Description:
Small-subunit ribosomal RNA, 3' major domain from a metagenome, 479 nucleotides, folded computationally. The RNAcentral record of the full RNA draws on SILVA.
[in-house]
Context: one part of a larger RNA
RNA sequence: UGACGGGGGCCCGCACAAGCGGUGGAGCAUGUGGUUUAAUUCGAAGCAACGCGAAGAACCUUACCAACCCUUGACAUGCCCGUCAUGGGGAUGAGAGAUCAUCCCUGUCGGUUCGGCCGGACGGUGCACAGGUGCUGCAUGGCUGUCGUCAGCUCGUGUCGUGAGAUGUUGGGUUAAGUCCCGCAACGAGCGCAACCCCUAUCGUCAGUUGCCAACAGGUAAUGCUGGGAACUCUGGCGAGACUGCCGGUGAUAAGCCGGAGGAAGGAGGGGACGACGUCAAGUCAUCAUGGCCCUUACGGGUUGGGCUACACACGUGCUACAAUGGCGGUGACAGUGGGCAGCGAGUGAGCGAUCACGAGCCAAUCCCCAAAAGCCGCCUCAGUUCAGAUUGCACUCUGCAACUCGAUGCAUGAAGGUGGAAUCGCUAGUAAUCGCGGAUCAGCAUGCCGCGGUGAAUACGUUCCCGGGCCUUGUACA
Numbered sequence: 001u002g003a004c005g006g007g008g009g010c011c012c013g014c015a016c017a018a019g020c021g022g023u024g025g026a027g028c029a030u031g032u033g034g035u036u037u038a039a040u041u042c043g044a045a046g047c048a049a050c051g052c053g054a055a056g057a058a059c060c061u062u063a064c065c066a067a068c069c070c071u072u073g074a075c076a077u078g079c080c081c082g083u084c085a086u087g088g089g090g091a092u093g094a095g096a097g098a099u100c101a102u103c104c105c106u107g108u109c110g111g112u113u114c115g116g117c118c119g120g121a122c123g124g125u126g127c128a129c130a131g132g133u134g135c136u137g138c139a140u141g142g143c144u145g146u147c148g149u150c151a152g153c154u155c156g157u158g159u160c161g162u163g164a165g166a167u168g169u170u171g172g173g174u175u176a177a178g179u180c181c182c183g184c185a186a187c188g189a190g191c192g193c194a195a196c197c198c199c200u201a202u203c204g205u206c207a208g209u210u211g212c213c214a215a216c217a218g219g220u221a222a223u224g225c226u227g228g229g230a231a232c233u234c235u236g237g238c239g240a241g242a243c244u245g246c247c248g249g250u251g252a253u254a255a256g257c258c259g260g261a262g263g264a265a266g267g268a269g270g271g272g273a274c275g276a277c278g279u280c281a282a283g284u285c286a287u288c289a290u291g292g293c294c295c296u297u298a299c300g301g302g303u304u305g306g307g308c309u310a311c312a313c314a315c316g317u318g319c320u321a322c323a324a325u326g327g328c329g330g331u332g333a334c335a336g337u338g339g340g341c342a343g344c345g346a347g348u349g350a351g352c353g354a355u356c357a358c359g360a361g362c363c364a365a366u367c368c369c370c371a372a373a374a375g376c377c378g379c380c381u382c383a384g385u386u387c388a389g390a391u392u393g394c395a396c397u398c399u400g401c402a403a404c405u406c407g408a409u410g411c412a413u414g415a416a417g418g419u420g421g422a423a424u425c426g427c428u429a430g431u432a433a434u435c436g437c438g439g440a441u442c443a444g445c446a447u448g449c450c451g452c453g454g455u456g457a458a459u460a461c462g463u464u465c466c467c468g469g470g471c472c473u474u475g476u477a478c479a
Base pairs, nucleotide, nucleotide: 001479002478003476004475005474007473008472009471010470011469012468013467015463016462019427020426021425022424023423026320027319028318029317030316031315032314033313034311035310042053043052064306065305066304067303068302069301070300073129077128078127079126080124081123082122083121084120087106088105089104090103091102092101093100094099109119110118111117131295132294134293135292136291140289141288142284143283144282145280147278152191153190154189155188156187157186158167159166160165171182172181173180197272198271199270200269202240203239204238205237206236207235208234212229213228216227217226218225243266246260247259248258249257250256322420326380327379328378329377330376331375338369339368340367343362344361347358348357349356350355387417392412393411394410397408398407433455434454435453436452437451438450439449
């Protein structure tokens, strides 16, 4: 000087407390451990691994296993030899296929000093080499997590100290903040904080189609449907607006704090992006890049099939429930974000249904996905039920070369489950809870993920305690 203390003081955070809803019990989904296996590819490991890499494992993916094949190789460059477009398409036979063998159709380069000379393409053989998701994240770059959006981390000069170092950065107030004020052997400065950026809340202005329809006219069973309009909504450019600016109190006359006015919004209005010096030899050699080591007829490459989907069990994260604030039937009321041409598909017809047939319109403020669902009305009357939907059977539909291992979907069947021990998680407002909708990936496949809107709470006395953190101080046999 740090680190640590079941030392002290001050302060913060859904840290506790106050509340609301969960997890832990059930069934299923998913990830992991373990076990099993020819293989169940690999990585991730307290917080900060475990619906994580994976924003889509039937084949492919795929790295794993078995079998069958290739060896200058699936891919790159160069040298050597050959051919001149050896390029494209198809057929037959063998085979699981990769591949091997045979045949057919079709196409045919540029320059030129006219030398099959140069370029280029293809083939062959040999050589250099390619190739490796093989090892090392404790050799690395890059990227990322974490403490933590915590308020800290430092430097120059000066001063003090023999020196390590101190001071500044401590102190009195204040703040979300090393934020600001005052004081002070310090005076300044940098990286952080804040602001500048984006979205959102109000208004003005400009613009008016594909969006809008107040007034006027026309038309209909009805509808901005038509003429038209530019008000309103909306869209999206530009601007205004919030600054403790104003008033009162308080404070050291300061910084600020408390209350009030006006205002759409008030003291950082709400949200996002943004992550200091560093810590964990944290994570990643399997995104990529890369040193070293290793393999080179194999640890490389291709194919078929299997596996990653196994199942006495254990854990994490979720979904659905156990019902009446509900289930079923009816009724048809109100969103927003987004997506669409190998696409979205209105409408009509068929089917109990998933879906199928025909097919308008739309490269989209124009057409479509699009039905929002919780809502409202009736029945059920507390039961393993008109709760719950696992499992199993059957059949069909869809995608796809192909759903046996191993997809989604429909009809029937109707298991556990009576609100869950110790323990434990999230959340302070348009939040929690609850309700549906969209998207990425994607042929098909979501209870996951990323977004969107609808309905919409309770509670916070307080900081003694648990956890994490900041500042000062004290002790130390630790570095």